The RNA shown here (Bacterial RNase P class A) has 393 nucleotides and comes from a Polyangiaceae bacterium. The organism belongs to Polyangiaceae, within Bacteria. It matches the Rfam family "Bacterial RNase P class A". Gene Ontology terms of the family: ribonuclease P activity, dimeric ribonuclease P complex and tRNA processing. Rfam classes the family as a ribozyme. The sequence is in RNAcentral, with records from ENA. The gene name in the source record is rnpB.
[in-house]
RNA sequence: CGAGCGGCUCAGACGAUCGCUGGAGUGUUCGGUCUUCGGACGGAACGCUCGGGAGGAAAGUCCGGGCUCCACAGGGCAGGAUGCCGGAUAACGUCCGGUGAAGGUGACUUCGAGGAUAGUGCCACAGAAAACGAACCGCCUGGACCGCACCUUCGGGUGUGCCCCAGGUCAGGGUGAAACGGCGGGGUAAGAGCCCACCGCAGCCACGGCAACGUGCGCUGGCUAGGUAAACCCCAUCCGGAGCAAGGCCAAGCAGGAGGCAGGGCGGCCCGUCCAAUGCCUCCGGGUAGGCUGCCAGAGGCCUCGGGCAACCGAGGCCCUAGACGAAUGAUCGUCACGACGCCGGGGGUGACCCCGACGCCGAACAAAACCCGGCUUACGAGCCCUCGUUCC
Numbered sequence: 001c002g003a004g005c006g007g008c009u010c011a012g013a014c015g016a017u018c019g020c021u022g023g024a025g026u027g028u029u030c031g032g033u034c035u036u037c038g039g040a041c042g043g044a045a046c047g048c049u050c051g052g053g054a055g056g057a058a059a060g061u062c063c064g065g066g067c068u069c070c071a072c073a074g075g076g077c078a079g080g081a082u083g084c085c086g087g088a089u090a091a092c093g094u095c096c097g098g099u100g101a102a103g104g105u106g107a108c109u110u111c112g113a114g115g116a117u118a119g120u121g122c123c124a125c126a127g128a129a130a131a132c133g134a135a136c137c138g139c140c141u142g143g144a145c146c147g148c149a150c151c152u153u154c155g156g157g158u159g160u161g162c163c164c165c166a167g168g169u170c171a172g173g174g175u176g177a178a179a180c181g182g183c184g185g186g187g188u189a190a191g192a193g194c195c196c197a198c199c200g201c202a203g204c205c206a207c208g209g210c211a212a213c214g215u216g217c218g219c220u221g222g223c224u225a226g227g228u229a230a231a232c233c234c235c236a237u238c239c240g241g242a243g244c245a246a247g248g249c250c251a252a253g254c255a256g257g258a259g260g261c262a263g264g265g266c267g268g269c270c271c272g273u274c275c276a277a278u279g280c281c282u283c284c285g286g287g288u289a290g291g292c293u294g295c296c297a298g299a300g301g302c303c304u305c306g307g308g309c310a311a312c313c314g315a316g317g318c319c320c321u322a323g324a325c326g327a328a329u330g331a332u333c334g335u336c337a338c339g340a341c342g343c344c345g346g347g348g349g350u351g352a353c354c355c356c357g358a359c360g361c362c363g364a365a366c367a368a369a370a371c372c373c374g375g376c377u378u379a380c381g382a383g384c385c386c387u388c389g390u391u392c393c
Base pairs, nucleotide, nucleotide: 001389002388003387004386006385007384008383009382010381012336013335014334015333016332017331018330020053021052023050024049025048026047027046028045029044030043032041033040034039055366059377060376062375063374064373065372066371067243068242069241070240079239080238081237082236083235084098085097086096087095088094099113100111101110102109103108114234115233119232120231121228122227123226136173137172138169139168140167141166142165143164146161147160148159149158150157151156181199182198184196185195186194200223201221202220203219204218205216206215207214208213247293248292249291250290256284257283258282259281260280261279262278263275264274265273266272300319301318302317303316304315305314306313307312338363339362341360342359344357345356346355347354348353
């Protein structure tokens, strides 16, 4: 310098001016409720002062949990999710460590990695055959017919060839993503795990490991046992539903209910009783608008020490850090820092080149909380460490 790989860190700083937002304090103005008329309580608007104000992903809303309400005796069926082993955790489909398989020269990465000897199904095209029995070509044996050659005692005999029939054979060819272990030798009519050695495979055993699994010229084997479970299925584990627009509290007005007074009927009047279409007053429960709450001290953050390979866990200390719903967290300028480029100066080195400084110009991404937390995924700027290659010293 080029190519790559996994991880870590940061996400500019300070100042000035002008704003935004909610909190505490305070001032002015306005109106409200209660009142023992002294005042008390709470509210709105506009100011002032103080201190606070997004992220590594706040995002997608994919997975898991907290919290809340509803449902729920227990068990099963159905349905869904997950699926090597061990660990972490509140939990997970996440993370960490390991095993196996696959890829890369390497840093490292990927896995839809339970079961195909529980059963059922499927395996396109091609091919004879796609799984329990298969013969297309080829090879071999026997037979019939017809030829050819040779021999002949002329009756025939021997050898061989095409086609046909019956059978044997999976070694070879050919097809396919995949062909019923591979290779060598023996064997055979030709062949074949038919037999043998080696390799491979399966089961058992021994040893190592918590385990997945590994190792073994240990034993056994009629080499039997193709693939597919992102086909049904089987096995194991887990799973009730809805969500902060959850849920709780207060509650104007209107309508509703109860009572009282006024009013009206009965009556000469009072008591009493009845009426209610009207007016006024009091009370009531449900509950709309609206308000408050839930709501930010938490599986919190940072530092140190200890345990663990790690994820993570424990102890101690310090800190308090948005809670806004048409939803704030911004803009401009200056200085400094950072990075790229250009140019200039100085220093070091044999050299490739390196270091320091000045100036100019440019750049700084993705993106905004909405109940909270753990993950995953996606978006995205810069720096450092790591790997391989090339060149130079």